Predicted 3D model of a 93-nucleotide RNA (c-di-GMP-I riboswitch aptamer) from a Gammaproteobacteria bacterium. Of the family's consensus pairs, 95% are formed in the model. Rfam family: c-di-GMP-I riboswitch aptamer. Rfam 15.1 lists 5,092 matches to the family in 1,772 species. The sequence was found by an Rfam model in a public genome assembly. The prediction has a mean pLDDT of 78. NCBI's taxonomy places the organism under Bacteria, Pseudomonadati, Pseudomonadota, Gammaproteobacteria.

RNA sequence: GACGACUCAAGGCAAACCCGCCGGGAGGCGGGGACGCAAAGCCUCCGGUCCGGUGCAUCGCCCGUGCGAUGCCACGAUAGCGGGGUUGCCGUC
Numbered sequence: 001g002a003c004g005a006c007u008c009a010a011g012g013c014a015a016a017c018c019c020g021c022c023g024g025g026a027g028g029c030g031g032g033g034a035c036g037c038a039a040a041g042c043c044u045c046c047g048g049u050c051c052g053g054u055g056c057a058u059c060g061c062c063c064g065u066g067c068g069a070u071g072c073c074a075c076g077a078u079a080g081c082g083g084g085g086u087u088g089c090c091g092u093c
């Protein structure tokens, strides 16, 4: 450096769900709990997916420049969606 997780050794992480907290939401944090994971360690650079408070557009109600509906998009989220970057245990070469 490459490959692999059948084996050797040490182990590690923690889905769903439940409780508490944060958030407009997706979701996140802590505790419990294990579906699974050879990077299910870390990083939003690329694509996907999700959210839709705010912003914009249209329509309706109504004449207080407010309410409601639909759509779009960014911010945002997801690293356990994939690609990519980076670091690491064991073994083999």
Base pairs, nucleotide, nucleotide: 001093002092003091004090012037013036017032018031019030020029021028022027035080041086042085043084045083046082047081048078049077050076055072056071057070058069059068060067061066